[in-house]
């Protein structure tokens, strides 16, 4: 130079104007009224006013409500190890696997020697066995060569066996390579690698070890297949939940009738509550609250490799209910993605033009 | 906003403790009819909504989108 890798940031800037929404304050005005105030409205200052994803709603929390949730079942969910955290399927470091020359980067990564089940075609055979083709041995004796006609040799076909070393099926075929061995083979035996069990040693643990012994291998795959095991789980969601104001037939039908219903949990206990409940058919479809101060942000110090804790300082930073960020107009640039809060975090996932800061790796040049 | 369900052949829908996908109605084509419909016989037609992952093998099983469809206050 050039190609990649990690992380953290921005998300068109300014200006002028003319608009929206919401708090504060102040003037004026109308209502209350216990003279303290409170409320609505006009104007005028003055503060604020979408994101890294506000998204999907995929996991966890907080919050309300049902017993601040209690006891078994059943369902559901994570799944190496250690921490962090309000918690979590999220994060940190680690450990084993895998890819990449590297920086690094991807792994639902517990149990197949508890059971139970699956492998379609193909193959001989798909999980404790099994012989298609092949090799070997043994019986038999077809033919055939030879011969001094006695005999000697070849040995098909068929039978009974051994063999997993080859072929050839298949995603998958019962440890690998070498010697010995054997009629031919074969962990049958050895040597070595692998593998599996016991102890050591290191570690908090997963797990490691070229540290020791014993085993010829017994233990193929599949749990995102029932299942086992270890751990967490009650349900429902602001349209939750509270209070007020309006209106309208407190009508119909079914249930059950205190071994009954109901309390949204699938069930049964418990525990509460009772003329309840459930549909359907009327009526209102309008304010408050919940509702944004928060596991909150930024800066510094200290502790830990980190994730992330503590302490101190200092900010206040949308709350909307047909839904508020908008337009025009000048200017600049690199001509501007994905996309718009609706109770609130904490996180995954999904989409996303582009720029910019750090650190780190490999190639080539030159010094 | 915040639940819950589905996506297969033109259409309506089966199918699945994983092994190469059916059924009616529709559509061609013959045949029957003078010629129609009925009817009978005989093909066509699917990347199972789209990417991933587990697995030998996915429509089936786990994930991620993407479209549809439905339900909800409140009063007595």
């Nucleotide at each position: 130079g050039g190609a990649g890798c990690c992380g953290g940031c921005c998300a068109g800037g300014c200006a002028a104007u003319c608009g929206c929404c919401c708090c504060g304050c102040a003037c004026c005005g109308g209502c209350c009224u216990u003279u303290g105030g409170g409320u609505c409205g006009u104007u005028g200052c003055g503060g604020g006013g979408a994101g890294g994803a506000a998204a999907g709603u995929c996991c966890g929390g907080g919050c309300u409500c049902c017993a601040c949730a209690g006891g078994g079942c059943a369902g559901g969910g994570u799944g190496c190890c250690a921490g962090g955290u309000a918690a979590c399927g999220c994060c940190u470091g680690g450990g084993g696997g895998g890819c990449g020359c590297g920086a690094g980067c991807c792994c639902a990564c517990g149990g197949a020697a508890a059971g139970u089940g699956c492998a379609a075609c193909a193959g001989a055979a798909a999980a404790g066995a099994u012989a298609c083709c092949g090799c070997c041995c043994c019986c038999g004796g077809a033919u055939c060569g030879u011969u001094u006609c006695g005999g000697c040799g070849u040995g098909a076909a068929g039978g009974a066996g051994g063999u997993a070393a080859g072929g050839g099926u298949g995603a998958a075929a019962u440890g690998g390579u070498g010697c010995g061995g054997u009629a031919a083979g074969a962990g049958c035996g050895c040597a070595c690698c692998g593998c599996g069990c016991a102890g050591g040693u290191g570690g908090c643990a997963a797990c490691a070890c070229g540290c020791u012994g014993c085993g010829g291998c017994a233990u193929g795959g599949c749990a995102a297949a029932c299942c086992c095991c270890a751990c967490c789980u009650g349900g429902a969601g602001c349209a939750a939940g509270a209070c007020c104001a309006a209106a309208u037939a407190g009508g119909a039908a079914a249930g059950c009738g205190a071994u009954g219903c109901c309390g949204u949990g699938g069930c049964c206990c418990g525990c509460g509550g009772c003329g309840c409940u459930u549909u359907c058919g009327g009526g209102u479809a309008g304010g408050u609250u919940g509702c944004u101060c928060g596991a909150g942000g930024c800066u510094g110090c200290c502790g830990g490799u980190g994730a992330c804790g503590g302490c101190a300082g200092u900010c206040c930073c949308a709350g909307a209910u047909g839904a508020a960020u908008g337009a025009u107009u000048g200017u600049c640039c690199g001509c501007g993605a994905c996309a718009g809060a609706a109770c609130c975090c904490g996180g995954c996932u999904u989409a996303u033009c582009g720029g910019c800061c750090g650190g780190c790796u490999c190639c080539u040049u030159c010094u | 906003g915040g639940g819950g369900c589905c996506a297969u052949a033109g259409c309506u829908c089966a199918g699945c403790u994983g092994g190469u996908a059916g059924a009616g109605c529709g559509c061609u084509a013959c045949a029957a009819u003078g010629g129609c419909a009925u009817u009978g016989u005989a093909g066509a037609g699917g990347c199972c909504g789209c990417c991933g992952g587990u697995u030998c093998g996915a429509c089936u099983c786990c994930g991620g989108c993407u479209g549809g469809c439905u339900c909800c206050a409140c009063c007595a």